[in-house]
């Protein structure tokens, strides 16, 4: 750093997805060890239990217990205790409910304040009095507590005295900041206290230390107040009565509408009042390069609450966590009268919940409270224990060790691979385990001593000395020893992104999935397995937050077409704004000072073995403040200028706006003539009008709306819009003149005003036109298109309505940037009759390109370029411009403007194909022009279908269907039944026996089972030799590896094949081009059968096709002469013979034809047309020969072959039997329907081929099939093998026939082992349907259709099918409109499995979510009335009362009861705001195969 994911491919653009880091984390599945952090984020729910605030007897009286003296009383000691006093519970702990707020953060401010303990400093501390708790006695109560009485102390509490000083109240002096603030001076008034303990002393005093009062000052806390800074929303625009503000006063430490009486009517708000929502801020902390976004766990700072809501008491300090009263809910406890209680302290319990720990130990250490101290007291805090929560750090061993063991897995079976990985040798000893030693955190305190201080000192200071006490964490940490590799590895991914790949299994199941997407029999994607990759005690997974996203763009983005310019103008607020001068210094910039709390980050050093962690230091904290300072540029303030901006004056243009009035062409109607059947209308009709006289024609008048030509990418306006003429009134822009003001300007959120059509309201109008309708008519329907009619409306006036694809899809304004060419008004120059032409300025309006821009298309001085300013507007697609509020309207409706929920896209340009009922150009038996089929019969043959035990299998548009099949009686043969075989019918190893082979019986339908019999052989070694051994070859047997399979996939293949198509195509190099996909080359004139050649041209050039080259025909020539051939010669029935070899043919080899030659067109090319020669002419005819590539095209049944199945069977062997069935369809062929013909009889002429398990001849026989026969021929010799149509003569004479043979009887014949099922063939007899064929549709353009015979292959037998072969031998083509089919270019395009494409709405099922919606719940929140509890506040006539006055009575003061105002909680009424449920409806999404049309993309069939 980026990357996947729209496309057949490509850029843009634009969303979604992924890698990365974090987390008070939760979950899986694992888990050896420390260390230092860290853990209730939910339910501010309840809480059982213990702990968490208390200390001081040196403030006070008692009481009790011990002691010591005394006999005792009593005295004194210590020690514990409730109370009274005193200080402390306001800190320390907790949580994050409230709260948008001076609550936080920062900076300031108090001249508007307080401040206990502490420090400094100045004074002082005199004298008296009354009383209460406790305790004691009586009483209540279950209890909690309480009532009287009666006694007593203080450092409680009163009271006089004094008055340094303060308070207040006058003066003066000085200073400031308005109120005013310091300070001197002054008379009266007012206002203080307490003692406690040590030493010493003779009691008196003296002197410490703790304490008390008064003030002055510091130090800390604390209170108030301002500036700026602090989430979302305007679908919350107005809010406000104590509101704003003043004059009194009250209250508070203190300023203030803090309260409160009077007065006035103010006070906030678009720079967001007021409402609603959510939130404790900060420092930081996470993450980003940053800037920024996200957070506010641990730890530090502030605020805020403490069961819920109100109150205040005490005090320096709360309106008080672990205090107090009063309401409320809960919840204990009761004797039912009446009381407790508050873990949002530490532990710990239920509860919800994904989820969060010990009812530990200690005060030994730091901190805090009391206390003179000891010292209590501390769940703050110090440990520990507990979770892998996290961060770190160590281990789980190391070195040798190849037969690469074994086992696994894979395999092309050779091996590979796990893997140096074990095993084995050899070592170490970290950590855990045992064993023993064992720390630092502890210094201070105290007791003695010493120095300094001071006048002195027991006071206070001392990092001067001795001594002595004090460890929870702990026998830890840490350290030796000990023994042994022994106790210690797991998890998640492997398809691409992102590093890692195989096998089996499964088979759109079952699953996976962050996105894309995998699975439908060969899954590196599901599940195991083995390998591998990455981290590792962890490893994945959910979940958040930043990032990558430049995907809210300040840094740093857009708006012609991708989302996006407001329909359009005037114009307030704001922004922004010309030249020059001078002042100011707010904004800028610089310099100094103040703060920016510590921790964190960050750099440098320490310290734990390292490290994490912890320190110490430095630095930085983009910020505020204040002072001097600077004045470039900005603002402010004043003066001037003129280029910007206006005005003045001359001028002309123009469908610029408004009224008034006039005009003529046209339609339509009336009326009137003429006239005498149509008119009108369409693709064709029809409906309509028309003899009641239409259309047509003349005239005459009526009415309304528009205004032909001129007219022009001409003109005019902001836009919408404006189009006969005249007049009146009226905006605006231009040129020209350079007088005159003098920055007066630019844009412009809200506001205003204007705005086509269409609609709406009210009143006219109303010819044409025409939404609605009505009828005709197209259709499968047609609620359209087409056609007759036709009403709103269009017109006018006066009001509303505010929208357009309102577009140049381009805001408004100014500068600035190269050009050419039109044109609309203007001025000038120069010339001229001349206003023309030409030139040069200016303003408007095109078109065409340079630079630059842009993804590209394109834009380009009227920019989409370069710059300024300012405004609206954008953030993936669908749900949607839709719901709900809301404003506006008379409706229609507009305006503003969401969500849930879904989807990985949705787009924009622009490429290459494809396709269009798009052009355009050109090919083909495509069509036309012809000839003969086919489709109807019979009948043969395939094929569907049905049928069977089987009817094996394939082949299914053209391109399957007389196709595999060049040939099914068995066989073949793959099916079916039966009946057998199991190493096997077939191949290869092994073992045993035997030669091989032959003959024979028996049961079988055969195969196969069984018994018997003859028979012994070649090679080689040994041996005299009988034999014995081996071996090859062949049989039997046996054993197991294997054999076998026409079983499955042609969608796993190879290889062969069809087809578009013999169509003229389809590529590559290098170069150019274009960001790219690509284009050029191969597009363009021409021209050909051809991408065949010519010309051009940013291309040059090559290759695969085309042509040729190769066969076979057509002429000729050479050579050569048998088996072919005979012109001369003889010879004959006969080329038969002789003799030739010239012809013919044969079967090698050459020529010959190339637009070569003449003329015409054509660019003089290329070519084309026409003519000569010539057998042959323009590729002479014909064939082989098929380019990249398409149909998962067809074949696993030719053959090969991956995978998968089956093995006494899916293999094999045998008999039978099907493949031959038969209501039916179809396809391909024959024969035919007849006279161009049928029959009969006589006569000619081929070409190719075949021929030995063969072709078979004479010659006979049989009406015939064919039989005997067997010549000759491996064939230019001999056979098949008489060719037929054709001629030539008769007959039949239009008839179901002398046509036409199906069909059925009998009777042969011929091949085979066998002609039932199931074969050709032959005689006789029989004689069916059918008289030229309905839509429809095939061939075929010359030796071709037609039409005629012959061969051959397969093949014992069987051809109407296939391959050849020749005889005879034709019509027609104007031509390219039109159907198929194809090439080449161009155009649209939402298509790319590519038009058999895409795709849109109704309607049905399902499922989700969401509006309305009778109404029903329930939360919050104001506003009015009522009730009024604690309390404070006033007031208090009634009632108590110790200090003070007074002999008293009385009084001064104090308290209480009551009342009074304010107030919680509660009540009531009627709101408001947000939700849940809701019968019924509404549109929306989505959801392999549902139903109805068929809107759109192409000219999409009515753009």
């Nucleotide at each position: 750093a980026g990357a996947g994911u729209u496309u057949g491919a490509u850029u843009c653009u634009g969303g979604c997805u992924c890698a990365g880091a974090a987390c008070g984390a939760a979950c899986g599945c694992u888990g050896g060890c420390g260390g230092c952090g860290u853990g209730g984020a939910u339910a501010a729910g309840a809480c059982a239990u213990g702990c968490a605030a208390g200390u001081c007897g040196a403030a006070c009286g008692g009481a009790g217990c011990g002691g010591u003296a005394g006999c005792a009383a009593u005295a004194u000691c210590g020690u514990u205790c409730a109370g009274u006093g005193g200080c402390g519970g306001a800190c320390g702990g907790g949580u994050g409910c409230g709260u948008a707020a001076c609550a936080c953060g920062u900076g300031a401010a108090c001249a508007a304040u307080c401040u206990g303990c502490c420090c400094g400093g100045a004074a002082g501390a005199g004298g008296g009095g009354g009383a209460u708790a406790g305790c004691c006695c009586a009483g209540g109560g279950a209890a909690a507590c309480u009532u009287g009485g009666a006694u007593u102390a203080a450092u409680a509490c009163c009271c006089c005295g004094u008055g340094u000083g303060g308070u207040a109240c006058a003066g003066g002096u000085g200073g400031g900041c308005a109120u005013c603030c310091a300070u001197c001076u002054g008379a009266c008034a007012c206002c203080a206290a307490a003692g406690g303990u040590g030493c010493u002393u003779u009691a008196c005093g003296g002197u410490g230390c703790c304490g008390c009062u008064u003030c002055c000052g510091g130090a800390u806390g604390a209170g108030u107040u301002c500036g700026c800074g602090c989430c979302c929303u305007a679908u919350c625009a107005g809010c406000u009565a104590g509101u704003u503000g003043g004059c009194g006063g009250g209250g508070u430490a203190a300023c203030g509408g803090c309260c409160c009486a009077c007065c006035a009517a103010g006070g906030c708000a678009a720079u967001g009042a007021c409402g609603g929502g959510u939130a404790g801020c900060u420092g930081g902390u996470c993450u980003g390069a940053g800037a920024g976004g996200a957070u506010g766990a641990c730890c530090a700072g502030c605020c805020a609450c403490a069961c819920u809501g109100g109150a205040a008491c005490u005090g320096a300090g709360a309106c008080a966590c672990g205090g107090u009263c009063c309401a409320g809910a809960c919840a204990c406890c009761u004797a039912c009268g009446g009381g407790u209680g508050g873990c949002a302290g530490c532990a710990g319990u239920c509860g919800a919940g994904a989820a969060u720990c010990a009812u530990u130990c200690a005060c030994a250490a730091u901190g805090g409270g009391c206390g003179a101290a000891a010292g209590c007291c501390u769940g703050a805090u110090g440990g520990u224990g507990u979770g892998a929560c996290g961060c770190c750090g160590c281990g789980u061993g190391g070195a040798g060790g190849a037969u690469g063991a074994a086992g696994g897995u894979c395999u092309u079976c050779g091996g590979a691979u796990u893997g140096u990985a074990a095993a084995c040798u050899c070592c170490u000893g970290u950590c855990a385990u045992g064993u023993g030693a064992g720390a630092g955190u502890a210094a201070a305190g105290c007791c003695g001593g010493g120095c300094g201080u001071u006048a002195a000192c027991u006071g206070c200071g001392c990092g001067c000395c001795g001594g002595u006490c004090u460890g929870a964490g702990a026998g830890u940490a840490u350290c030796a020893c000990a023994a042994g590799a022994g106790g210690a590895a797991g998890a998640g991914a492997c398809g691409g992104c992102u590093a890692a790949c195989u096998c089996u299994g499964u088979g759109c199941c079952a699953g996976c999935a962050g996105c894309c997407g995998c699975g439908g029999u060969a899954a590196u994607a599901c599940a195991g397995a083995g390998g591998u990759c990455u981290c590792a005690a962890g490893c994945g997974u959910u979940g958040u937050u930043c990032g990558g996203a430049a995907u809210c763009a300040c840094u740093g983005g857009g708006c012609g077409u991708a989302a996006a310019g407001g329909g359009u103008g005037c114009g307030u607020a704001g922004g922004c704004g010309g030249c020059a001068c001078g002042g100011u210094a707010a904004g800028u910039c610089a310099g100094a000072g103040g703060u920016g709390a510590a921790a964190u980050c960050c750099c440098g050093g320490a310290g734990c073995u390292c490290a994490a962690c912890u320190u110490c230091g430095g630095a930085a904290u983009g910020g505020c403040c204040u002072c001097c300072g600077a004045u470039a540029c900005u603002g402010c303030c004043g003066u001037g200028c003129u280029u910007g901006a206006g005005g003045a004056c001359u001028g002309g243009a123009g469908a610029g706006g408004a009224g008034u009035c006039u005009g003529g062409a046209a339609u339509u109607c009336a009326c009137a003539g003429u006239g005498g059947a149509g008119c009108a209308g369409u693709g064709a009709a029809a409906u309509g009008c028309g003899u009641a006289g239409a259309u047509a024609u003349u005239g005459u008048g009526a009415g309304g709306a528009a205004c032909a030509c001129u007219a022009g990418u001409g003109g005019c306006g902001a836009a919408g819009g404006c189009g006969a003429g005249a007049c009146u009134c009226u905006g605006g822009a231009c040129a020209g003149u350079u007088c005159c003001u003098g920055a007066c300007g630019c844009u412009g959120a809200g506001g205003c005003a204007c705005g086509a059509a269409g609609g709406c309201u009210a009143g006219g109008g109303g010819a044409g036109c025409a939404a609605a309708c009505g009828g005709g008519a197209u259709u499968a329907g047609a609620u359209a298109c087409c056609c007759c009619g036709g009403u709103a409306g269009u017109c006018c006036u006066g009001g509303c309505a505010g929208u357009a694809a309102a577009c140049g899809g381009u805001g408004c304004a100014c500068g600035c940037u190269u050009g050419g060419u039109g044109u609309g008004g203007c001025a000038g120059g120069a010339a001229u009759c001349g206003a023309c032409c030409c030139c040069u300025g200016c303003c408007g309006u095109g078109c065409c390109g340079g630079a630059g821009c842009u993804a590209a298309c394109g834009c380009g001085u009227u920019a989409a370029g370069c710059g300024u300013g300012c405004c609206g507007c954008c953030u993936g697609g669908g749900a949607a411009g839709u719901a709900c509020g809301g404003c506006c309207g008379c409706a229609a409706g507009g305006u503003u403007g969401a969500a849930a929920c879904u989807c990985a896209a949705a787009g924009g340009a622009a490429u290459u194909g494809a396709c269009g009922g798009g052009g355009g150009c050109c090919c083909g038996c495509a069509c036309a022009a012809g000839c003969g089929g086919u489709g109807g019969a019979g009948c043969a043959u395939g094929u569907g279908g049905u049928u069977u035990a089987a009817u094996u299998c394939g082949a299914u548009g053209c391109a399957a269907c007389g196709c595999g099949a060049a040939g099914a009686a068995c066989c073949u043969u793959a099916c079916c039944c039966a009946g057998g075989c199991u190493u096997g019918a077939c191949a290869u190893c092994c073992u045993g026996a035997g030669a091989a082979u032959c003959c024979g019986g028996c049961g079988g339908a055969a195969a196969c089972g069984u018994c018997g019999g003859a028979g012994u052989g070649c090679c080689c070694u040994c041996g005299c030799a009988a034999g014995a051994g081996g071996g090859a070859g062949c049989u039997c047997a046996g054993u197991g590896a294997c054999a076998g399979g026409u079983g499955c996939u042609g969608c796993a293949u190879g290889g062969c094949u069809g087809u578009c198509g013999u169509c003229a195509g389809c590529u590559c190099g290098u170069g150019c081009u274009g960001u790219g996909a690509g284009g050029u080359g191969u597009u363009c004139g021409g021209u050909u059968a051809a991408g065949u050649c010519c010309g051009g041209c940013a291309a040059c050039g090559a290759g695969c096709g085309c042509a040729a080259c190769c066969c076979c025909u057509g002429u000729u020539c050479c050579u050569a002469g048998u088996u072919g051939c005979c012109a001369u010669c003889a010879u004959u029935u006969a080329g038969u013979u002789g003799g030739g070899c010239a012809c013919u043919c044969u079967a090698g080899g050459g020529a010959g034809a190339c637009c070569g030659c003449c003329g015409g067109u054509g660019a003089u090319a290329a070519a084309u047309c026409g003519g000569a020669g010539g057998a042959a002419g323009g590729u002479g005819g014909g064939g082989a020969c098929g380019a990249c590539g398409u149909c998962a095209a067809g074949u696993c049944c030719u053959c090969a072959u991956g995978g998968c199945c089956c093995u006494u069977a899916u293999g094999u062997c045998u008999g039978g039997g099907g493949c031959u069935a038969c209501a039916c369809a179809c396809g391909u062929g024959c024969u035919a329907c007849a006279a161009u013909g049928g029959c009969g009889a006589c006569u000619a002429c081929a070409a190719a081929g075949g021929g030995a398990a063969g072709c078979g001849a004479a010659u006979u026989c049989g009406c015939g099939a064919g039989g005997a026969a067997g010549a000759g021929c491996a064939a230019a010799u001999c056979c098949c093998a008489u060719a037929a149509a054709a001629g030539u003569c008769g007959c039949c004479u239009c008839a179901g026939u002398u046509c036409g043979g199906a069909u059925a009887g009998c009777a042969g014949u011929c091949u085979g082992c066998a002609a039932c099922u199931c074969g050709a063939c032959u005689g006789c007899u029989u004689g069916a349907a059918g008289c030229c064929g309905g839509a429809a549709u095939c061939g075929c353009u010359a030796g071709u259709a037609a039409u005629c015979g012959c061969g051959g292959a397969u093949c014992a037998g069987c051809a109407u099918g296939c391959c050849g072969c020749g005889g005879u031998g034709a019509a027609u083509a104007c031509g390219u409109u039109c159907c198929c089919g194809g090439g080449c270019c161009u155009u649209g395009u939402a298509c790319a499995c590519a038009c058999c494409g895409c795709c849109c709405g109704u309607c049905a099922c399902a499922c989700c979510a969401u509006g309305a919606g009778a109404g029903u719940u329930g939360a919050c929140c104001g506003u009015g009335c009522c009730c009024g509890a604690a309390g404070u506040c006033g007031u208090g006539a009634c009632c108590c009362c110790a200090a003070c006055c007074g002999c008293a009575a009385g009084g001064a003061g104090g308290g209480g009861a009551g009342c009074g105002c304010c107030u919680a909680c509660g009540g009531c009424a009627a709101g408001g705001u947000c939700g849940g449920c809701g019968a019924u409806u509404g549109g929306g999404g989505u959801g392999a195969a549902g139903u109805c049309g068929g809107a759109a993309c192409a000219a999409g069939g009515u753009a």

Small-subunit ribosomal RNA from a metagenome, 1503 nucleotides, folded computationally. The RNAcentral record of the sequence draws on SILVA. Its mean pLDDT, the model's own confidence on a scale to 100, is 85.